Context: one part of a larger RNA
């Protein structure tokens, strides 16, 4: 390289948009580039293969023939692919009418809790643990009541629920933005699928500048435990946790399962529609779950939300360690990220 693979053995890119490229629905006409058939030319000699012959045989040699994937010319064929043209509606998109949701952005508002301050009332403990101690408290704490302030998060509802491409999204409400689904079948007429490079988004932690700082809390300090205890437990506590703007770009970024399309028994629950007088029963479309037939799988298991049967495109794997390391490149303020070996060894 071919082949074979990628849920768990090595292997699906974190996610989307999209350039080149690859692939692409139904009908017809033209063309004849690919494709197929025939003719001609070329395809040197030697070698190889077959026949015959010459050295006593053989090796060796001579001679005749065959073969020669290929390339070029030319004459045809037209199913498929391509190209050009015309048409179609089922793929795709748009309009209309409904509908759904914790989808996003930005304002306003709310109550509980926590902490703090003031006042009242009140007296000796509070707190914490396995047990304690550090700590707080007669300068009046803890517990109780009233008022005020601050920041952060939204109990119940709440659910194998819902929405989003993924990351993710949850108090109530206004404005703006986007999306899905259903119904109707009006419009366009293949406008599609995938997608190297690229661009955008991307939890937490971390970084820069300026705010904010209630809680929790790396580091740190103290108290315990212990042989020791740079820990687990306790009392404190800085960065951070929050906001704005700008970076970082990684995760067990997981369904450890790439995207799209078609096909292949059923049962049951649920969300949003449609239709119907109806919350019954049955049907249908799009999702979210559970259990199974066929089939698949090394098994566990998967099973119309496939890991089944097929097609197209992309990504990735090729024994363990060395190593996601070194070097170089690119990116970054840094931390580092990305790309990514070899010697050696088993």
């Nucleotide at each position: 390289u071919u082949g074979g693979g990628u849920u768990u053995a090595a292997a699906g890119g974190g996610u989307g948009c999209g350039u080149a490229g690859g692939c692409g629905g139904c009908c017809g006409u033209u063309u004849a580039a690919g494709u197929c058939a025939g003719u001609g030319g070329u395809g040197a000699a030697a070698u190889a293969c077959g026949g015959c012959a010459g050295c006593u045989c053989a090796a060796c040699u001579g001679u005749c023939g065959c073969a020669g994937u290929g390339c070029c010319c030319u004459u045809g064929a037209u199913a498929c692919u391509g190209a050009a043209c015309g048409g179609c509606u089922u793929g795709a998109a748009u309009u209309c009418u409904g509908u759904u949701g914790a989808a996003g952005a930005u304002g306003g508002c709310g109550g509980a809790a926590u902490g703090a301050g003031a006042c009242a009332a009140g007296u000796a403990g509070c707190g914490g643990u396995g047990a304690a101690a550090u700590g707080c408290a007669u300068a009046g704490a803890u517990a109780u009541g009233u008022c005020u302030c601050a920041g952060a998060a939204c109990a119940c509802c709440g659910a194998u629920u819902g929405c989003g491409a993924a990351g993710g999204c949850a108090g109530c409400u206004g404005u703006c933005u986007a999306a899905g689904c259903a119904g109707c079948g009006a419009u366009u007429g293949a406008c599609g699928c995938u997608g190297a490079u690229g661009c955008a988004c991307g939890a937490a932690a971390g970084c820069g500048u300026g705010g904010g700082g209630a809680u929790c809390g790396a580091a740190c300090a103290g108290g315990a435990u212990u042989a020791g205890a740079u820990a687990c437990c306790c009392u404190g506590g800085u960065a951070g946790u929050c906001c704005a703007c700008g970076c970082c770009c990684u995760a067990a970024a997981c369904g450890a399962u790439g995207a799209u399309a078609a096909c292949u028994c059923g049962a049951u629950g649920u969300u949003a529609g449609c239709g119907a007088u109806a919350u019954a029963c049955a049907g249908u479309u799009a999702g979210c779950g559970u259990c199974c037939a066929a089939g698949c799988g090394a098994a566990a298991g998967c099973g119309u939300u496939a890991a089944g049967u097929u097609a197209u495109c992309c990504a990735c794997c090729u024994g363990g360690g060395g190593a996601g390391u070194a070097c170089g490149g690119u990116c970054g303020c840094a931390a580092g990220a990305u790309u990514g070996a070899a010697a050696c060894u088993c």